[in-house]
RNA sequence: ACGCUGGCGGCGUGCCUAAUACAUGCAAGUCGCACGAGAAAGUAAGCUUGCUUUACGAGUAAAGUGGCGCACGGGUGAGUAAUGCAUAAGUAAUCUACCUUCGAAACUGGGACAACCUUCCGAAAGGGGGGCUAAUACCGGAUAAGACCACGAUAUACAUUAUAGUGGUAAAAGAUGACCUCUGCUUGCAAGUUAUCAUUUGAAGAUGAGCUUAUGUCCUAUCAGCUUGUUGGUGGGGUAAAGGCCUACCAAGGCUAUGACGGGUACCUGGUCUGAGAGGAUGACCAGGCACACUGGUACUGAGACACAGACCCGACUCCUACGGGAGGCAGCAGUAAGGAAUAUUGGACAAUGGGCGCGAGCCUGAUCCGGCCAUCCCGCGUGCAGGAUGACUGCCCUAUGGGUUGUAAACUGCUUUUGCGAGGGAAGAAACCUGUUCUAUUUAGGGCAGCUGACGGUACCUCGAGAAUAAGCACCGGCUAACUCCGUGCCAGCAGCCGCGGUAAUACGGAGGGUGCAAGCGUUAUCCGGAAUCACUGGGUUUAAAGGGUGCGUAGGCGGCUUUAUAAGUCAGAAGUGAAAGAUUUGAGCUUAACUGAGAAAUUGCUUUUGAUACUGUAGAGCUAGAAUCAAGUUGAGGUCGGCGGAAUGUGGCAUGUAGCGGUGAAAUGCAUAGAUAUGCCAUAGAACACCAAUUGCGAAGGCAGCUGGCUGGGCUUUGAUUGACGCUGAGGCACGAAAGCGUGGGGAGCGAACAGGAUUAGAUACCCUGGUAGUCCACGCCCUAAACGAUGCUUACUGGGUGUUUAGCGAUAAGCGCCUGAGGGAAACCAUUAAGUAAGCCACCUGGGGAGUACGUUCGCAAGAAUGAAACUCAAAGGAAUUGACGGGGGUCCGCACAAGCGGUGGAGCAUGUGGUUUAAUUCGAUGAUACGCGAGGAACCUUACCUGGGCUCGAACGCUAUUUGCCCUCCCGAGAAAUCGGGAUUUUCUUCGGAACGAAUAGUGAGGUGCUGCAUGGUUGUCGUCAGCUCGUGCCGUGAGGUGUUGGGUUAAGUCCCGCAACGAGCGCAACCCCUAUUCUCAGUUGCCAGCAUGUAAAGAUGGGGACUCUGAGAAGACUGCCGGCGUAAGCCGCGAGGAAGGUGGGGAUGACGUCAAAUCAUCAUGGCCUUUAUGCCCAGGGCUACACACGUGCUACAAUGGCCAGUACAGCGGGUAGCGAAGCCGCGAGGUGGAGCCAAUCCCCAAAAGCUGGUCUCAGUUCGGAUUGGAGUCUGAAACUCGACUCCAUGAAGGUGGAAUCGCUAGUAAUCGCGCAUCAGCCAUGGCGCGGUGAUACGUUCCCGGACCUUGUACACACCGCCCGUCAAACCAUGGGAG
Repeated sequence: ACGCUGGCGGCGUGCCUAAUACAUGCAAGUCGCACGAGAAAGUAAGCUUGCUUUACGAGUAAAGUGGCGCACGGGUGAGUAAUGCAUAAGUAAUCUACCUUCGAAACUGGGACAACCUUCCGAAAGGGGGGCUAAUACCGGAUAAGACCACGAUAUACAUUAUAGUGGUAAAAGAUGACCUCUGCUUGCAAGUUAUCAUUUGAAGAUGAGCUUAUGUCCUAUCAGCUUGUUGGUGGGGUAAAGGCCUACCAAGGCUAUGACGGGUACCUGGUCUGAGAGGAUGACCAGGCACACUGGUACUGAGACACAGACCCGACUCCUACGGGAGGCAGCAGUAAGGAAUAUUGGACAAUGGGCGCGAGCCUGAUCCGGCCAUCCCGCGUGCAGGAUGACUGCCCUAUGGGUUGUAAACUGCUUUUGCGAGGGAAGAAACCUGUUCUAUUUAGGGCAGCUGACGGUACCUCGAGAAUAAGCACCGGCUAACUCCGUGCCAGCAGCCGCGGUAAUACGGAGGGUGCAAGCGUUAUCCGGAAUCACUGGGUUUAAAGGGUGCGUAGGCGGCUUUAUAAGUCAGAAGUGAAAGAUUUGAGCUUAACUGAGAAAUUGCUUUUGAUACUGUAGAGCUAGAAUCAAGUUGAGGUCGGCGGAAUGUGGCAUGUAGCGGUGAAAUGCAUAGAUAUGCCAUAGAACACCAAUUGCGAAGGCAGCUGGCUGGGCUUUGAUUGACGCUGAGGCACGAAAGCGUGGGGAGCGAACAGGAUUAGAUACCCUGGUAGUCCACGCCCUAAACGAUGCUUACUGGGUGUUUAGCGAUAAGCGCCUGAGGGAAACCAUUAAGUAAGCCACCUGGGGAGUACGUUCGCAAGAAUGAAACUCAAAGGAAUUGACGGGGGUCCGCACAAGCGGUGGAGCAUGUGGUUUAAUUCGAUGAUACGCGAGGAACCUUACCUGGGCUCGAACGCUAUUUGCCCUCCCGAGAAAUCGGGAUUUUCUUCGGAACGAAUAGUGAGGUGCUGCAUGGUUGUCGUCAGCUCGUGCCGUGAGGUGUUGGGUUAAGUCCCGCAACGAGCGCAACCCCUAUUCUCAGUUGCCAGCAUGUAAAGAUGGGGACUCUGAGAAGACUGCCGGCGUAAGCCGCGAGGAAGGUGGGGAUGACGUCAAAUCAUCAUGGCCUUUAUGCCCAGGGCUACACACGUGCUACAAUGGCCAGUACAGCGGGUAGCGAAGCCGCGAGGUGGAGCCAAUCCCCAAAAGCUGGUCUCAGUUCGGAUUGGAGUCUGAAACUCGACUCCAUGAAGGUGGAAUCGCUAGUAAUCGCGCAUCAGCCAUGGCGCGGUGAUACGUUCCCGGACCUUGUACACACCGCCCGUCAAACCAUGGGAG
């Protein structure tokens, strides 16, 4: 300031913006005791009765001369970075009206000018001429104690100055009152005297002012040089006064990195706000100073001004005008307009305080004192207090027959009356001046008493009266931050200080109830300080977070060894002065309290002066040798620079040999080559670089330095002695050096090789690869001056453990280097650790969130390229470091899996079946959708199912529970309508009984309905998948600041985190394994319905019968397998062996069993369930239809394409199961489905039941067939109310596609794949080729490089929704900011 709200009082404050413009009124006058002059209205008188005069008004008003004041008070902050301010000094370089004190004096003359009168000009403002006149106005002369000037003397070394002397210069005004002793007129006045005021000249004081000096006083170096009156001197001028203040001449100075000059901003201070303080920010009110007064300039008057309400001039603006000319200045008080988010009354009074004038009364005073407006700040008070529970009603919430909360709150009862209202009383502020009187007293003067004076204001305050009566809001309630629920909304509307809320269960939006906080206020916005140690003086940092200059030399500066003397600048102590008041602190006091105000104290940490102290620092002197340096002897090295020389390799040229390719790559091609290449030999030549030695080495300040050798030259190190005597360290600017690339001039040019060309690669390939190739690379000279110029670690000095390697030409010691490991200590950690990033000291450089940006502009340097210095607007809420756990990698290591490989058989092509998508439809109900949906929910849609559609009906309703009443049924049958549901009519009429009734059922009424409607992202339960993968965790301990680690890692081993060994770990849990079931062997027991060896009986045959338990089998219990044994290897765990034995051997095979968790995985349609929706319908009943549609696409299957086969005939061998609304034998009929039939069987008894592939024999002979069976026609059977949509099966006929299937892809490791048939569930029947089981026959794997998935360890990471991640740039669109252009 704004929004909402508003009871009272006190005390303060109130244009922060436009120093913008101002209407109107007021804000500075006063003195008749300086002076001259002097009205009018009116009243009264006079009379000539409408006129003049007179008196009063009145020596009044107004104007004028003169004096004093107007330079104060009041306003504002534009300018000003020093002509300012603050503090402390100086003035021996000065002034000061009025006031105070002390001296001296006021004598004598003169002439004017206003006013006034008159005249003229002008619209006005105003002005001109003439005439009269007074003064405390002006002027002349005299006098001069003292003052000023000059001279010379003394004092002192000189000057300033002081003292005594001589000469010169300059004054004045009266007014009023009183008195009459002397003088004059003479009542009384004048002179005179006296009193007061005024005047002149001095000395001093006080007050005020001028000038000067020191110190302090914002930002900017992208402002580095500035200055000619500039700096100084002399003469002159000027001023109150020093001075280039001004002027002439002379000299050439003066300021500056301790920031001159320039630019920007800004009045300064006491203080104010904040802060623990140091500081930071600020300069409203009050007080001190300065500056300004429409803008700029100038002087006049005056004691004082260069003057807010004075003058003059230029200018802008406004107003008046007769157009000729004039007037004005609110940043005084009110007020107006404008600007703005925003700031008040055109008030009262001089009663008080103060000021001007006056002798005084007094006059003036928008200074001041008061009142008015504003919740604008601060302070105080109130809006009631006590009791009152069925815890009333309403409201709100909930698990809702009820409870909670609002809430002692209300109602109701009692009490009080602050404030407000009404009535009554009623201040202090006032004491003076003055008048009267009185006292002290020489007077001035002082004191006492009485009288006079109040704007505020009938205000403050006091008393009485009635009455709970007149008085509560605002913000917030996700965390920070005190305070929680419901409804509405549904990433919408909105909120938001930061994090962030809102996508249908929002404590965050909006409303409500409730609550919290503050309270006549409450919130919001803006600004400042704090928190922020986040500019670090107190009190920070620079390896990796921002930050060490690329390196050295060195100037200024900063810092500096030991002893001693002096000094006293810093330092310390005492004293004096100052540090205004107010404010702040503190102790009392006054308003009822407080705010507020008054008094006292302390403080004011500062500055100046002075007196002392002398440890330390400084300064000056003297000395010392431990720092530093020099000399001597020795030693070291790719240190630098200039020459000379060398061999290998490469290229090129020549000659020769020789023939078809060479070269190059992942593979190629461009290229070279029959005009003879490549290759090989010899000769010649060019330039550049120096293999081996060579290293973890050495040297250098850094950049950097490598063949051998010579000249010149720098440095380091070691040793001992001598010399100098602090000569040292660091180092802003400065100077020098400074890789590579690049630039200039001239050379050189073998190889390599930017640019460029060609060939490849690729979607493209302006790249990586290849063939060529120019600058360049090399040399000389001159520039450039940058690098991840890195140890990302400035230089110097001192100190602080241990171990180990290496260089200095043998060995040892020492020293100086170069490295590694590990302590203390440090560090955010990683890590550093005598080569510190430890402990300290000195100096320099640099940093202050990310981006914009090392960019722009400016400046300097450069030939250029560019380098150095180096911002801002704008934008984000992060950017960053180190480490941790995961996840990921076309990173690494180890290992596993039908993962690949080796095989077998499929899918993808055909026809059909089935599911899905899509399309269609009145409906094609719904769900499942990568792996982990798609023969899935469904283990069986003709009706039913059924949830869908069409149509017809019902509304307590189709089902179920409870209560009440009525009834005796229900069921069944008949008739009518209808598609049925349903409706109407008729027949029929239960059991028990203690006869009361009960059971069961129906009807009616009431009550709880119902929903396969939505949300699987609100949920429970269940399920899939990773994955039967070997993992996932915990306790205690230990390590780490912490996240976390360790254990679980390591070495082995395993199917396994299985086990062993080791180990700061020791143990444990969930998983693994085992325990459970089936199966493989044997034994024991038992022996019917099963079995039949032996013994009998018996048949055509047959366990058919007597018997039997031997065998098979059945089903109960045992045994068995554990690396137990042997050998080898191994510490062990364990592994190996065609080991032994054994039915089975290393988990024997199979099943059940699924850790912590992941996928917001699936399911609201199995079920359950929160919320929402629906209630003559989204519920319920019924009929018909649909879920079975069909251009098409996909998944899963079946049957095939045939000869390892088809067909015909004969013939052999299973197991799991099922059966009374059932399985159904034999026999008979039918080609067959089936019919008939009915034995037997509630099942080891009877039935389903035929097993098939197989085997034997025959036929077919490679064809669209004797393969294949789709499709279609006809005829039937069965189930069922009912096979049209829409069943299965049979027979006859028909005989489609299909000749082994593209890219691609699936399953399977042993009784497995493949192949063959059989059974069961569901079920009236069946679209089953599906699912779940059963048995018969019965194959391949060298191995782990690769693909996929997984496990463990390790590594990198800018990922953590975790690589299906993150992320860069262009383009497009929109928006924001800024610039350019057109207009």

This is a predicted structure of a 1383-nucleotide RNA (small-subunit ribosomal RNA) from an uncultured organism. The sequence is in RNAcentral, with records from ENA, Greengenes and SILVA.